[in-house]
């Protein structure tokens, strides 16, 4: 350089953001299980749980060519021969194969080596195979026993057994010439067979021996899980000598001797586990696992033991003990499926009591062959992998049907039907292969038939609608969904994914760089030990020589096969199988070489480190002595009534003389000024002065040593305050305690007392926010500045430079999530140590160590949550700060709250008292008007296609209907009837179905409209810039304004909605027009269109660089700085109000929740509230007389004059659709005169009685008005609270809407007509900036602890139950072995004893586990109790350690921290 290979993220903390951090998901896998479903084939695979128990059958036999015999068959004339089967003797094999994984943390396994061994069968070589003998099974006789089995007598064969001979081989001894040496002693054997007439040869054996191969035994290096809450273990233990034993080395065993051996590189103990090749996953490094296949090990009901044998301490052998099971004649026996099937149990769960030795392999045999549940086959199970199929092509009236619908249509959908075509399954025939099953080739028939489901559809994550349900039922992997419009529940349609499967559950890896070797962190998120010294360990300056351990290169050997990768081939493909391979197996061993670096040894060096000399500095430490001020106490003097204390008080002290003041004395503790983020120390900490002893650091030096260094697990020392022990001391302060206050309470804050303590000596404790929340050492990387110590130079104001400290700033760079750090790093690197891994539980329990105690150190789990957390952002809030505004306060006027009455509301009552509105922003509100109606409520009575709309169906339609009058029943609606009129194709009625109707529900499904903050000055956008981002800048700042109004400045430049203006009314005026006004004209008046005001002009002053802006005054003017008033309400907030004004989705009712009628109710009345009216009187009341308006309204109307009535009103009828007439008068307050004379009155006018008038079908419930009579409370209104800044408040009347009638309400109109504003400290509301925050539903927020209740898990606990591994003692089977007796030629055998030993029993401890009255704490659970500790200065700043104390949070004392707000001062920095 090229090529190849190779790594994906998402959801969830927040109002939003970045980070930290956990939880969860998407992938792959499985000896799986479960749910739904299921066509075929191939290849695999199948008790993971109870190494639990097992009925039945089979799984190891074979050899007659080793032997004697028995039985059967055949041949032969007998003799005899041949064949077959069989128990026994004998040989070989039952140590392989098959199963399982309990035990084992070990030389068990893996890998690489080693020396002191064995080896049947097999192969090669050498030598030999001669002779003799006595038995025992079988058999026979007798006997015992239920059986299993056994005993005795007799006799018998061998390749069984014994002896003799031989042996140049082997074994042992000896010798020396040390060899292929010599010599002495010891040790062997078995025969059988084919064939032959027979022998030899031959074949198979046998004996001795050497070698080989394969197999086995032994030893060693390295590797091989968790736990230190297991830290010390060990007596055959470690070694030696000697002996024994073994196939062989060895404490393997024994005797004696020595006292060793192992361990922080984890001994010993505990837990778990067969190991490996490999399997799964992963980019890899790793992580998890160890089914099937293969290698090794271990086990055979539990435990022990030996025998036989080449090989065993033996799965289908023996003996003993134990447990279990079976048989029994009760005396005694028998058994071992973790072999193949099968069965029971267990469990979520795992198959046939099949066939065959045809193949492969094994045992025996000379062979044929026999045996073989090894193995080969088949069967069952979608358990897995792979392959195939369920048709293909055409087919639009886009059929029917389903679902949706805006009713037009859309979709399922070319999908179906239908047409054409093609074959597989299946059947038949034939050939070949085959143990069986079956397979292959060919031919024919056959017919689209028998063959599709499962899961999902809010996001992550591909895929949406309808109905049902209504925080229910349910879903859910996480966030979460469901409270009447659910794409999240259930169903349906549609769609998506996979497909004979699909989902769920469980487990493993991945994602997770979330244990980080690759590849993380520790200022604030979890995390630097409180600090030093120092051991082991780790790391280590410059130069050279040697070596070659690490390291590197090459060669070689091993790393079994299978597997995996690559490639080729065979089954039609694939799975599967076969071949090849310098691939993988990353490893280990051996040899040769290289020498840069590391190591080791040696020699040098001086830059690290240390030493020496000189110098100055310092609250460094320890001890002794000493000084003054202050304080308290004692004594004395002077002196008199208070003192003290607080927000205000009180407890307390004081006529026995306090406080105050003077003098004298005593005592203890602490050291003003200097003094400074200035000094010293490792940290804690250290401050009057002097002396003694003593530690460390710094500067300078042409002195010395020569790497002596850095860090530091354990260890050890120091270590504030509080606290403890003993003895002193005790002035002040001061936990606890007592008292006084405060308070709802006050175990507190405040006050008065006051004990431990604080002080000293000696000894413990060992913790703090022990903090720079920042470990130690070394090197490197721009600066500016202040200060302390020292030195050098120049020099006399002091400056410059260097070294060592201590600080500040900083957009240098760099780092950081940000804040920030920035040569004193949190930058760039190196070395070492400590620590972290979600929150809570918990720094807790248990255990251990330390302590006198308090307690400290070490340090979990169950359970529970989906977060907890850091930094920064925008808001909101603060009993935080700054600035500003407002009838917000203040000033002033008049009220409300007290009385009576009116109206509204609550409550209560009621058959009903219809409904709504609820702080401001409900309450004279909806309602601009409830006697009926209204009316929605109640009682009763009626109607049911309906009181009202549209359509449709049946019947009638010259007799019904309509209309008018009348009659009957009735309260009426209504029902029934009579008469007249009218119309008549019709109209209409009746009936049916669609539908009407609803003031029924939901204002939290909505439209529209409205209230409110608020006529407050704000709310945003585009581009651009800053920030990782949320966001910020603009819009902040300064001046100004009513105003984000305007100006200046400025990383901003512009713009939008708001503000202002444009519009209307009023005030001045011009022109024009004009009736109904006037006697007439002008004018007033009315209307239309215009003008006029803009800080435009002058002057002074403030701020300001300028621009500008504000204020005072003046001129002119009707009006002067927005002239007064209205209309107009930004983005938005309150799920604010209204489904009862209207509209409207959904839901509900349909002979009733609809509709009609009569009557009642909305008007009730112990009471509470809101808003008005009238008053309490002389600024008045009454009477008489007198004066001046404006807005408006009028035809079912306003109603004049005149007359009647005390009056309400009546009669009457002129005028007027209105600048003409009427309401309407002389409006009232006002003015004048008279009376009243301070009283419950000649104030007040409620209540009640009587009599009337009017409206209206109707005034009883329940109207207004008039007259006469009656004459209540009320004498100015507590706490509190409302309106108003000018034509306003106050006061006076008038009109209108609604309306038949019915205002003290509402909406308007004019008349008279004030007072006060120093000012912004305070109250309330609002705006801007800033600060803190644990709030964001935003302080009506959040949140802590006790108590009470339910649930859950764990801890302690008198005890109790069980297990495990040991120890000591007792007892002691079988077996091996030793001794002795009998016995034998010798063995064998038998009897007795000893040692050892399994099981068992006893004892005291250890460890683990179960249960446990009760006890304490923890966690958790929509609306329990008590307080309010924390978050804002959280209302006493908070927190840390410790002590005391209290229902509880907590409080107080001592010391510490800032992770404290605010204000002032100081220092520093920046700019000039």
């Nucleotide at each position: 350089u090229u090529a190849u290979u190779u790594g994906a993220g998402g959801g969830u903390u927040u109002g939003a953001u970045c980070c930290u951090g956990g939880c969860c998901c998407a992938g792959g896998a499985c000896g799986a299980a479960c749910g739904c479903u299921g066509g075929c084939g191939g290849c695999g695979u199948g008790u993971u749980u109870u190494a639990g128990g097992u009925a039945u059958g089979c799984a190891a036999g074979u050899c007659g060519a080793a032997c004697g015999g028995u039985c059967c068959c055949g041949a032969u004339u007998u003799a005899u021969c041949g064949g077959g089967a069989c128990a026994g003797u004998g040989g070989c094999g039952g140590a392989c194969g098959g199963c399982u994984g309990a035990g084992u943390a070990a030389c068990g396994c893996g890998u690489a080596g080693a020396a002191a061994c064995g080896u049947a069968c097999c192969c090669c070589g050498a030598a030999g195979u001669g002779g003799a003998g006595g038995a025992c099974a079988g058999c026979u006789c007798a006997c015992c026993g239920a059986a299993a089995g056994g005993u005795g007598g007799g006799g018998u064969a061998a390749u069984a057994c014994u002896c003799c001979a031989u042996a140049g081989a082997c074994c042992g001894g000896c010798a020396c010439u040390u060899g292929u040496u010599g010599u002495c002693g010891g040790u062997a054997a078995a025969g059988a067979g084919c064939g032959u007439a027979a022998c030899u040869u031959c074949u198979c054996g046998c004996u001795u021996u050497g070698g080989g191969a394969g197999c086995g035994g032994u030893c060693u290096g390295c590797g091989u899980c968790c736990u230190a809450u297991c830290a010390g273990c060990u007596u055959g233990u470690u070694g030696g000598u000697g002996a024994g034993g073994u196939a062989a080395u060895g404490g393997c065993u024994c005797a004696c001797c020595a006292a060793g051996g192992c361990u922080a590189u984890g001994a010993c103990g505990g837990g778990u586990a067969a190991c490996u090749g490999g399997u799964c996953u992963g980019a890899g490094a790793g992580g998890a696992c160890g089914a099937u296949c293969a290698g090794u090990c271990a086990g055979a009901a539990g435990g022990g033991a030996a025998c036989u044998g080449a090989g065993a301490u033996a799965c289908g052998g023996u003996c003993c003990c134990u447990a279990c099971a079976c048989c029994u004649a009760c005396g005694g026996g028998u058994g071992g499926c973790a072999g193949c099937a099968a069965u029971c149990a267990a469990g979520a769960a795992u198959c046939a009591u099949u066939c065959g030795c045809a193949a492969u392999g094994g045992a025996c045999g000379a062979a044929a062959g026999u045996c073989u549940g090894a193995c080969g086959a088949u069967g069952c199970g979608a358990c897995g992998c792979c392959g195939c199929g369920u048709g293909u092509a055409g087919g639009a009236u886009g059929a029917a049907g389903g679902c949706c619908c805006a009713c037009g249509g859309g979709u399922c959908g070319u999908a179906a039907a239908c047409u054409a075509c093609u074959u597989a399954a299946u059947u038949u025939c034939u050939c070949c292969c085959u143990a069986u099953c079956g397979g292959g080739g060919g031919a024919a028939a056959g017919g689209a038939u028998g063959a599709a489901g499962c899961c999902g559809c809010u996001g992550c994550u591909a895929a949406c609608u309808a109905c049902g349900u209504g925080c229910c039922a349910g879903a859910a992997g996480c966030c979460u969904c469901g409270g009447u419009a659910a794409u999240a529940c259930g169903u349906a349609g549609g769609c998506g994914g996979c497909a004979a499967g699909c989902g769920u559950u469980g487990u493993c890896c991945g994602g997770a760089u979330u244990u980080a070797c690759u590849g993380g962190g520790c200022g604030u998120a979890a995390a630097g030990c409180g600090a030093g010294c120092g051991u082991a360990g780790g790391c280590g300056g410059u130069a050279g020589u040697a070596u070659a351990a690490g390291u590197c290169a090459c060669u070689u050997u091993u790393u079994a096969a299978a597997g995996c990768g690559u490639u080729c081939c065979g089954c039609u493909c694939a799975a599967c199988g076969g071949g090849a391979u310098u691939g993988u197996u990353u490893g280990g061993g051996a040899g040769u070489g290289a020498u840069a670096c590391u190591g080791u040894a040696c020699u040098a060096c001086u830059a690290g480190a240390g030493a020496c000399g000189u110098c100055a500095a310092a609250g460094g430490g320890u001890a002794a002595c000493u000084a003054g001020a202050a304080c308290u106490c004692u004594c004395g003097g002077u002196g008199u009534a208070g003192g003290g204390g607080u927000g205000a008080a009180a407890u307390c002290c004081g006529a026995u003389g306090a406080u105050a003041u003077c003098g004298a004395g005593a005592g203890g503790a602490a050291u003003a000024c200097c003094a400074a983020g200035g000094g010293a120390g490792a940290a804690g900490u250290c401050a009057g002065g002097u002396u003694a002893c003593u530690g460390g650091g710094g500067a300078c030096g042409u002195u010395c040593u020569g790497a002596c260094g850095c860090u530091g697990a354990g260890g050890u020392u120091c270590g504030a305050c509080a606290g403890c022990u003993u003895g002193g001391g005790g002035a002040g302060c001061g936990a606890a305690a007592g008292g006084g206050a405060u308070u709802a309470g006050a175990g507190a804050c405040c006050c008065c007392u006051g004990u431990a303590g604080u002080c000293c000596a000696a000894g413990c404790c060992g913790u703090a926010a022990a903090c720079u929340a920042u470990c130690c050492c070394u090197g490197c990387u721009a600066g500016c500045u202040a200060u302390c110590c020292u030195c050098a130079c120049a020099a006399u104001c002091u400056g410059u430079g260097a070294g060592g400290g201590u600080g500040g700033c900083g957009c240098a760079a760099g780092c950081u999530a940000a804040c920030g750090c920035g040569u004193u790093a949190a930058g760039c690197a190196g070395g070492g140590c400590g620590c972290c891994u979600g929150g809570g539980g918990a720094g807790u329990a248990c255990g251990g160590u330390c302590g006198c105690a308090a307690g400290a150190c070490u340090a979990a789990a169950a359970c529970u949550c989906a977060a907890a957390g850091g930094a920064a952002u925008u808001g909101a809030c603060g009993g935080g700060g700054a600035g500003g505004a407002g009838c917000a306060c203040a000033a002033c006027c008049a009220g409300u709250g007290g009385a009576g009455c009116g109206u509204g509301u609550g409550g209560u009552u009621u058959a009903a008292u219809u409904c709504g509105a609820g702080a401001c922003a409900a309450a004279g509100c909806g309602a601009a008007a409830a006697a009926c109606c209204u009316u929605a409520c109640c009682a009763g009575g009626g109607u049911u296609u309906g009181a009202c709309a549209u359509g449709u169906u049946u019947c009638c339609g010259u007799a019904u209907g309509u209309u008018a009058u009348c009659c009957u029943a009735g309260a009426a609606a209504u029902a029934g009837g009579a008469u007249g009129a009218u119309c008549u194709u019709c109209a209409g009625g009746u009936u049916u179905c669609a539908c009407a109707g609803c003031u029924g529900c939901u204002g939290c499904a909505u439209g529209g409209c409205u209230g409110u903050c608020g006529u407050c000055a704000g709310u945003u956008c585009g581009u651009u810039c800053c920030g990782u981002g949320a966001g910020g800048a603009g819009u902040u700042c300064c001046c100004u304004u009513a105003a984000g109004u305007g100006g200046g400045g400025u990383a901003a430049c512009g713009a939008a909605c708001g503000c202002a203006a444009c519009c209307c009314c009023c005030g001045c005026u011009g022109u024009c027009u004009g009736u109904u006004a006037u006697a007439u004209a002008u004018g007033u008046c009315a209307g239309a269109c215009g003008g006029g005001a803009c800080u435009g002009c002058c002057u002074c002053g403030g701020c300001a660089u300028u621009u500008g802006u504000c204020g005072g005054g003046g001129a002119g003017g009707a009006a002067g700085g927005a002239g007064g008033g209205g209309c107009a309400g930004a983005c938005g907030u309150c799920a604010a109000g209204u489904c009862a004004g209207c509209a409207u989705g959904g839901c509900g009712c349909u002979u009733a929740c609809a509709u009609c009628c009569u009557g009642g109710g909305c008007g009730a009345c112990a009471c509470a509230c809101a808003c008005a009216c009238u008053a309490c009187a002389a600024u008045g009341a009454g009477a008489u007389c007198g004066a001046c308006a404006a807005u408006g309204g009028g035809a079912a109307g306003c109603c004049a004059a005149a007359c009647c009535g005390u009056a309400a009103g009546g009669u009457g009828g002129a005028g007027c659709a209105a600048a003409u007439c009427c309401c309407a008068u002389c409006a009232a307050a006002c003015g004048a005169u008279c009376u009243c004379u301070c009283a419950g009155u000649u104030g007040g006018g409620a209540u009640u009685g009587g009599g009337g008038c009017c409206u209206g079908c109707a005034a009883u419930u329940c109207g207004a008005c008039c007259c006469c009579a009656u004459g209540a409370a009320c004498g100015a209104g507590g706490a509190a609270u409302u309106g108003g800044u000018a034509g306003u408040a106050a006061u006076c009347g008038c009109g209108g809407a609604u309306c038949a009638g019915a205002a003290u309400g509402c909406c308007g109109c004019g008349g008279u007509g004030a007072a006060u504003a120093c000012g912004u400290u305070c109250u309330c509301u609002c705006c801007u900036c800033u600060u803190g925050u644990a709030c964001a539903c935003a302080c009506c927020g959040c949140c802590c602890g006790u108590c009470a209740a339910g649930g859950c898990a764990g801890u302690g606990a008198a005890g109790u139950u069980g297990g495990c591994a040991a120890u000591g003692g007792c007892c002691g089977a079988a077996g091996c072995u030793c001794c002795g007796g009998c016995g034998u030629u010798a063995c064998a055998g038998u009897c007795g004893g000893g040692a050892u030993u399994a099981a068992g029993c006893c004892a005291g401890g250890g460890c683990c586990a179960g249960c446990g009255a009760c006890a304490a704490g923890g966690c958790u659970u929509a609306a329990g109790u008590c307080g309010u500790a924390a978050c804002a200065a959280g209302g006493u700043a908070g927190c840390c350690g410790u002590u005391c104390u209290g229902g509880a949070a907590g409080g107080a004392g001592c010391g510490g921290c800032u992770g404290g707000a605010u204000c002032a001062c100081c220092u520093c920095c920046u700019u000039u």
Molecule: small-subunit ribosomal RNA
Organism: Candidatus Roizmanbacteria bacterium